[in-house]
RNA sequence: GAUAAUAGCAAACCCGUUGAAAGGCGGGGACGCAAAGCUAAGAGCCUAAGGCGGUAUCGCUAAGGCAGUCUGGUUGCCGAA
Numbered sequence: 001g002a003u004a005a006u007a008g009c010a011a012a013c014c015c016g017u018u019g020a021a022a023g024g025c026g027g028g029g030a031c032g033c034a035a036a037g038c039u040a041a042g043a044g045c046c047u048a049a050g051g052c053g054g055u056a057u058c059g060c061u062a063a064g065g066c067a068g069u070c071u072g073g074u075u076g077c078c079g080a081a
Base pairs, nucleotide, nucleotide: 001078008033009032013028014027015026016025017024018023031068037074038073039072041071042070043069044066045065046064050061051060052059053058
């Protein structure tokens, strides 16, 4: 980062599975992505099993998650301006 080329990944949704949930994994499927490869270090966001509070509806809480929320770290394809 281009009206380039060779590739890659895979949103929503559906099915199965796992989890308390958020979410994850597998198959189908493509909204899109120049890192939409990897990484939980910082921020932000999601959930609340358990714990605490409450008469109760409920509220608070991460050591659980989100890399397709951003920043950072790290690896990689091509080569016009």
Molecule: c-di-GMP-I riboswitch aptamer
Organism: soil metagenome